[in-house]
């Protein structure tokens, strides 16, 4: 930064559509690893469960539960002690039981507010943060920028100050009710609860005087003093009141900006302002009484419709555009809705009260609940995670702290949702392995790619070492402050200690191995990438163009490429590109786009100079633009992404200083814009009256007879009751010829005989005056063709509608003959047209010509004229503009100013609503769906029932056919086992076919073969080949008989040709596709054409040459000429022909000479004649015409005269023109057959149609006799001679001749004779019997001929048609190919041998200019409606269902306020009676939900019904493009 798409091509317009970026994404395929981010966009639907706000015992009473002192019990086991009793000793003493109380120690129980603590309570703080989510909301909601009448817990500073009293209530206890929740009575009790009292201010109130008016303790240490032994007191800390500030937070006002609709244009009664009064922390109609009529609205009020809103994101050069996930800031909301209280702050997510829906529980009597907290569940959707760990960090709440909560927050899981980063190896490695897929078979390609060798080891494995995030805290000790103090409490320091969810962290080392690791999407063009094979308009693909019907690079599958990459592809959305809403940056004669035109309000814009102001505007400065985010410089994680420091930026807003060019405001001037005054001037400018003539028409008279009219042609109609026609008079309407002109006038529509009023505008000459008064103009009001409506008149010609008559398949048309609204006035409505110059109005600028219309000036005699200047008008034209065409001082040029209007085509200028309208209808003005397209200008062709020129046996002038019969031969049809197949308009049909008994033969029937009739190639065997018999329809088969060649080699053997066998490759196809070729052929057309180089000229396709002016058959040739030149085509070289020469003279020829039946023979070489070769015509030469050219006409000479006559010779194309059955040939298909082989049929059929022929209908004949002249040709499995025989066809003969010698071979028409006399015949010859010749293997289907007989139709052809212009038609033979036989066809030849042609208007055909086109597959085109079918979206429709909303009106729960006759009541006063306050009831106001009526509004759905669109080859016309056949069009 562009391409792709409208045409044959082109250039514009303009729509569609892709390439880029991006996502909170979602689907397919697929998937190794880590860091970072991110994760219900849908149902603000509905929730089990858990968990998400609580602390504080240093407020408080207390003690349910833990643990503990301490106290009481028991129980054991220790120690002493006493007694008893037994022993033992002489005694003492000892040892042993038992019992008594005691003391330690262990268990259990009790007890126990003493102590650590502490459920429930009272209380204090916090539950208004923090987290969610966007429903509503167009809003002072948010975003800037300001403001002043406010309040503020905790926190800071400061200042004052805590004194002294009271009375409850909870819990707790006892009772009662309850299923529950839960509660009711009754008695005790503490506080930092709760109330007075004192005090008291720079608080409040109040003008002042006055007046009102707080509080609360706790906790620790503690040296005197004091004590009721609790303590007081005193330090400190924390908590308490009051004032004053700050801090940060709140609440209110304002300017300013903030989506779409006008098919939503008027809203507004607390509604705007005042004044009192009341509320609130606070101005404030916030509320309330009363006054006043006011406010908002085109600068968009009010209504609907949609939306949280910002920083920002995301796109983009950029200015916009689109967005508001994730973080930040602000609102809002917390199941609807309504409400209020507590509070410092809420009208309160996890708090109360009431309504309602909905869930639960229930003992039916009542009750609970509210995940848009994190988690998770259900729904819903395309679609979005765990019912995790932890408070270790950050923050928060409460507490003095320690700690304690904390789904906040940190981490972790899940998902490749998204960005960023690494890996899935690395080097080597050519036999270019193998397989794969192509192939021109040779190779190419996968592809150094693998394998193999040689190496590394990030990532992930295993294993181990291992940071950081921890600082704050607590304990000891120093120090220091405070103090009276070495308590204590605060700091500040050492020392030592406790805390880590993540976590098997991160990072590093080791260890083994290539080992664990690649996909997806695309290759027809945009767009980088191609080939095979399957499919066969099917399957299917496609973002647009478009692919696909049998060779698909576009579908499927391989294979190769191409692009990304752990992702890749789609779909969906936003931006771009799209200058396709244009501000930066478009338009508007013809593409979509100037309003029909004017006056003119608002609006916008404005002429020349001075002041002044400073509003815009410009410069400083200051505030403000939150953090993030983006830009730039750093820094930290290995990079990166991520994180983070500093800067810059935040385009803006406000204050404030200063400038004053220009724009704006105000003030003074001016006169070039504009206007006014007065002199002239032209003019279908408009209204009204008036009045002429000329023509139709009718009446009325006359004159006259049979027709008139009318049309391509008739008819209908008029007319003998006298038209038409012609005279002379009348009525009446309507329109003004001739002057009449791209003339004039008007703003447009428009305006046309003279006169006269009345009035508008323009031009123009002088002077004066005003002094910007101006220009455009939304709305708004005025005009405004025709046609149409309404009332009333008129009515002569015309003339929708309607009537006849005609055309025509039809003709509701065009044509005719009547004809009614209407046209015509009056007055009112309507308000549209191709109202067009398809050009909005005004101003200024920028060469000119030339006509012609109004003016003035100069110059000339005042005329003719001329010059010049202005108005308005036309035609050509520079520059320049334009997509071209075209515009071009009257711009579509350069500029400025306003205003209207377009933004793909159809749907539709339509619906639905409004507004107008008497109706018709106008005016405003969409959507749904549907298309790629629509369109404009120019080019090429091509085509016109457009024009012009010009040619052809094209017409026309002749002459013969055809079509009528009969047969021939061919087609179609039909028939058939088969009637093989192709040719199909002119260019098929006597044609492929220049020869269908068999054969051909491709068809049909039936028997047979499968390597095969036929080629190549392997093995084996035999030479080949001749025959014999039998079977059979034949092919074929069975059995035999003869028989060995050639080269090489001594033999064995081998070769070559040929045959049989065998198997496998292949053979073979007149199968199919001429629309897959290719050759070859037809046709436009022997028509004059068709094209290239360079140049030139156009944006370009394309012109130009090549057109023009003559001229020619001819783009033949001459001139002119931005052409100059070339090339395939004409012409010409070629053949034959026509005339001469030369040369040669046999089979040809024969003048002279001999010779003869005969050029027979001698001879000739002269002539024909053959066949080589040359001459010869060339507008060359004279005359005329023309441009003096070309070139024509005439002539002269010549055998021949203007391309002498005929042939061969066919430009670029065309027509998917024929042919795959001549032959080639790609694909397909068949392979015991769709290939081979045989007999027999069959192409020869036969109600019919048609072409193309022969024979005729007859006397220009026919019939018999006689008789004359040819050319080209053919000839050996051949032509065949004389002779004989046969009526004849023929037979027989076998000279001669591979042929200028022989043959065929007779030439016929014609001449000379006779005959026949206009008839179906002496024409005519089919049909048919009868007999017969030839050929051939065979004539039945199916061959010619020949004789006898037989004798049909036809007596010149109907619409229509065909040839042919001179040796030609038209007669007449003759000859060849094919071919054993068969021609009326084919190709050739020569005999006789004519008529016509004025000429180019008409029918065909073609060639050049032009010209118009909606065609380009090209008029055999394009193409428009309305019925028929089916399908989609939409509009009307009696209704019906919802949602929203306005209006009266009922209704009134809960709650504030406000009253208050009634009940109860602790602080306070009291005079003891009560009273103040308070609390319940009740009851007013407000007000939710509801409910009634009656409106709008949307939405969904309706029987029927209107039209649109789309859809395959329906139906009917042909309306449109051409002069579209009736010009088209509004």
């Nucleotide at each position: 930064a562009g391409a792709g798409u409208u045409u044959g091509a082109u250039c514009c317009u303009g729509g569609c559509u892709c390439a880029g970026a991006u996502u909170g994404a979602a689907c397919g395929c697929u998937g190794g690893c880590g860091g970072c981010a991110u994760g219900c966009u849908u149902a603000a639907c509905a929730c089990a469960u858990g968990c998400a706000a609580g602390u504080c015992g240093a407020a408080c009473g207390g003690c349910a539960g833990c643990a503990c002192a301490g106290u009481c019990u028991a129980g054991c086991a220790c120690u002493g002690u006493u007694u008893a009793c037994a022993u033992u000793g002489a005694g003492a003493a000892g040892u042993g039981u038992a019992a008594a109380g005691a003391g330690u120690g262990c268990u259990a129980g009790a007890u126990g507010g003493g102590u650590g603590g502490c459920g429930a309570g009272u209380g204090g703080c916090g539950g208004a943060c923090g987290g969610g989510u966007g429903a509503g909301u167009a809003a002072c909601g948010c975003g800037u920028a300001g403001g002043a009448a406010u309040c503020u817990g905790c926190c800071u500073u400061g200042u004052a100050g805590a004194g002294g009293g009271g009375g409850a209530c909870a819990a707790c206890c006892c009772g009662g009710g309850g299923a529950a929740a839960c509660u009711c009575g009754g008695g005790c009790u503490a506080a930092u609860a709760c109330c007075g009292c004192a005090u008291a201010a720079u608080c409040u109130c109040g003008a002042a005087a006055g007046a009102g008016g707080a509080a609360g303790g706790g906790a620790u240490g503690g040296g005197a003093c004091c004590u009721u032994c609790g303590g007081g007191c005193c330090a400190u800390c924390c908590a308490c009141u009051g004032c004053a500030a700050g801090a940060g937070g709140a609440g209110c006002c304002u300017g300013c900006g903030u989506u779409g609709g006008a098919u939503u244009a008027g809203c507004u009664a607390g509604u705007u302002g005042g004044u009192g009064g009341g509320g609130u922390a606070a101005a404030g109609g916030c509320c309330u009484a009363c006054c006043a009529a006011g406010g908002c609205g085109a600068c968009g009020a009010u209504c609907c419709a949609u939306a949280g809103c910002u920083g920002g994101u995301c796109u983009g050069a950029g200015a916009g555009g689109a967005u508001g996930a994730c973080c930040a800031g602000c609102c809002a909301c917390a199941c609807u809705g309504g409400g209020a209280c507590u509070g410092a702050g809420a009208c309160a997510c996890g708090g109360c009260c009431c309504a309602g829906a909905c869930u639960c529980c229930u003992a039916c009597g009542g009750g609970a609940g509210g995940c848009a907290g994190c988690a998770g569940u259900g729904g819903g959707g395309a679609a979005u995670a765990u019912u995790g760990g932890a408070c270790a960090a950050u923050g928060g709440g409460g507490g003095c702290a320690a700690c304690c909560c904390u789904g906040a927050u940190c981490c972790a899981g899940c998902a490749a949702u998204g960005c960023c980063g690494c890996g899935u190896g690395u080097g080597u490695g050519a036999a270019g392995a193998a397989g794969g897929c192509c192939u021109g078979c040779g190779g190419g390609u996968u592809g150094u790619a693998a394998a193999g060798c040689a190496c590394u080891u990030u990532a992930g494995g295993u294993a181990g070492u291992g940071a950081g995030g921890a600082a704050a805290g607590g304990a000891u000790g120093a120090g220091u402050g405070u103090u009276a103090a070495u308590a204590g409490c605060g700091c500040u320091u050492a020392u030592c200690u406790a805390c880590g969810a993540c976590g098997u962290u991160a990072a590093c080392u080791a260890c083994a191995g290539a080992a664990u690791a690649a996909g997806c999407a695309c290759c027809g063009g945009c767009u980088a990438a191609c080939u095979c094979u399957g499919u066969g308009c099917c399957a299917g693909c496609a973002g647009c163009c478009g692919c696909g019907g049998u060779a698909a690079u576009a579908c499927a599958g391989a294979g190769g490429g191409u692009g990304c990459a752990a992702g890749c592809g789609u779909u969906a959305a936003u931006c771009g590109g799209a200058a396709u809403g244009a501000c930066u940056g478009g338009g508007c004669g013809u593409a979509a786009a100037g309003g029909g035109u004017g006056u003119g309000u608002a609006g916008g814009u404005g002429g020349u100079u001075a002041a002044u102001u400073a509003a815009g505007u410009u410069a400083g400065a200051u505030g403000u633009g939150a953090a993030a985010u983006c830009c730039c410089c750093g820094g930290g994680c290995u990079u990166a992404a991520c994180c983070u420091g500093g800067g810059a930026a935040c385009g803006g807003c406000a204050u404030u200083u200063g400038a004053u060019a220009c724009u704006g405001g105000u003030u003074g001037a001016c006169u070039a814009g504009a206007g006014u005054a007065u002199g002239g001037g032209a003019g279908a400018g408009g209204u009204a009256a008036g009045u002429g003539g000329a023509a139709u028409u009718u009446c009325c008279g006359g004159u006259g007879u049979a027709g008139c009219g009318g049309u391509g042609a008739a008819a209908u109609g008029c007319g003998u009751a006298g038209a038409u026609a012609u005279c002379g008079g009348a009525a009446g309407g309507a329109a003004c010829a001739c002057c009449a002109g791209u003339g004039g006038c008007g703003a447009a529509g428009g305006c046309g005989g003279c006169u006269u009023a009345c009035u508008g505008g323009c031009c123009u000459g002088a002077u004066a005056c005003u002094g910007a008064c101006a220009c455009u103009g939304a709305g708004a009001c005025a005009c405004g063709a025709a046609a149409g409506c309404g009332u009333g008149g008129g009515g002569a010609g015309c003339a929708a509608a309607c009537a006849g008559g005609a055309u025509u398949a039809g003709a509701u048309a065009c044509c005719c003959u009547g004809g009614u609204a209407g046209u015509c006035c009056a007055c009112g409505c309507u308000g549209u047209a191709a109202a067009c110059g398809a050009u909005g109005a005004g101003a200024a600028c920028u060469a000119g010509a030339u006509g012609a219309u109004g003016g003035g000036u100069g110059c000339g005699a005042u005329a003719a004229g001329u010059a010049c200047u202005u108005a308005g008008u036309a035609u050509c034209g520079a520059a320049g503009c334009u997509a071209a065409c075209g515009c071009g001082u009257u711009a579509a040029g350069u500029u400025c100013u306003c205003c209207g209007c377009c933004u793909g085509g159809g749907g539709a200028g339509u619906a639905c609503g409004g507004u107008c309208g008497c109706a018709a209808g106008a005016u405003u003005a969409a959507a749904a769906c549907u298309c790629a397209a629509a369109g404009g200008a120019a080019u090429u062709g091509a085509c016109g029932g457009g024009g012009g020129c010009c040619c052809g046996c094209a017409c026309a002038a002749g002459c013969g056919g055809u079509g009528g019969a009969g047969c021939a031969u061919g087609u179609g049809g039909u028939u058939u086992a088969a009637u093989u197949c192709g040719a199909u308009g002119c260019a098929a049909c006597g044609c492929g076919a220049a020869a269908a008994a068999c054969c051909u033969u491709a068809c049909c029937u039936a028997c047979c073969c499968u390597u095969g009739a036929c080629a190549u190639g392997u093995c084996a065997g035999g030479a080949a080949g001749c025959u014999u018999a039998c079977a059979g329809a034949g092919a074929u088969g069975u059995a035999g008989g003869c028989g060995u060649g050639c080269c090489c080699g001594c033999a064995a053997g081998g070769g070559a040709a040929c045959c049989u066998g065998a198997a496998c490759a292949c053979a073979g196809g007149u199968g199919c596709u001429g629309c897959a070729u290719g050759g070859c052929u037809g046709u436009c057309g022997u028509c004059a054409g068709c094209u290239c180089g360079u140049g030139u000229c156009g944006u370009g396709a394309g012109a130009u040459g090549u057109u023009g002016g003559g001229u020619u058959a001819a783009g033949u040739c001459c001139c002119g000429u931005a052409a100059c030149g070339a090339g395939c085509g004409c012409a010409a070289c070629c053949c034959c022909u026509g005339u001469c020469a030369u040369u040669a003279g046999u089979u040809a020829c024969c003048a002279u000479c001999a010779u003869u039946u005969a050029g027979u023979u001698g001879g000739g070489g002269a002539c024909c004649c053959u066949a080589a070769u040359g001459a010869g015509a060339c507008u060359g030469c004279c005359g005329g015409u023309g441009a003096u050219a070309a070139a024509c006409c005439g002539g002269a000479g010549g055998a021949a005269g203007g391309u002498g006559g005929g042939g061969a010779u066919g430009a670029c194309g065309u027509c998917a023109a024929g042919u795959c059955c001549u032959c080639a040939u790609g694909g397909c298909c068949c392979u015991u057959a769709u290939g081979g082989g045989u007999a027999g049929g069959g192409c020869u059929a036969c109600a019919c149609a048609c072409g193309u022929g022969c024979u005729a209908c007859a006397a220009u004949g026919g019939g018999u006799g006689a008789u004359a002249c040819a050319g080209a040709c053919g000839g050996a499995a051949g032509c065949g001679a004389a002779g004989c025989c046969g009526c004849g066809a023929g037979g027989u003969g076998g000279a001669g001749c591979g042929a200028a010698u022989c043959c065929u071979a007779a030439a016929a028409a014609g001449u000379c004779a006779c005959u026949c006399g206009u008839a179906g015949u002496c024409c005519g010859g089919a049909u048919u019997g009868g007999a017969g010749u030839c050929u051939g293997g065979a004539a039945c289907u199916c061959g010619a001929c020949u004789c006898c007989a037989u004798g049909a139709a036809g007596u010149c052809g109907g619409a229509a048609u065909c040839g042919c212009u001179a040796g030609u038609a038209a007669u007449c033979g003759c000859g060849a190919a094919u071919c054993a036989g068969c021609a009326u066809g084919u190709c050739g030849c020569g005999g006789u041998g004519a008529a016509u042609a004025c000429g180019u208007u008409c029918a065909c055909g073609g060639g050049c200019c032009u010209u118009g086109u909606a065609c380009a597959c090209a008029c055999c085109g394009c193409c428009c409606g309305u019925c028929a079918c089916a399908c989609c979206a939409u509009g009307g429709g009696a209704g019906u269902g919802g949602g929203u909303u306005g209006u009266a009106c009922c209704a009134g729960a809960a709650g504030u306020a406000g009253g208050u006759a009634g009940g109860c009541u602790a602080a306070c006063c009291u005079u003891c009676g009560g009273g103040g306050g308070g609390c319940c009831g009740c009851u007013u106001a407000c007000c939710a939900c509801g409910g009634u009526a009656u409106g709008a509004u949307u939405c969904a759905u309706g029987a029927c019904u209107g039209g649109g669109g789309u859809g395959a080859a329906g139906u009917c016309g042909u309306a449109a493009c051409a002069a579209g056949g009736u010009a088209a069009c509004c």

Source information:
RNAcentral holds the sequence, with entries from ENA, Greengenes and SILVA. A computed fold for a 1530-nucleotide RNA from an uncultured bacterium, annotated as small-subunit ribosomal RNA. The coordinates come from a structure-prediction model, not an experiment, and the mean pLDDT is 85. Its Rfam family is "Bacterial small subunit ribosomal RNA".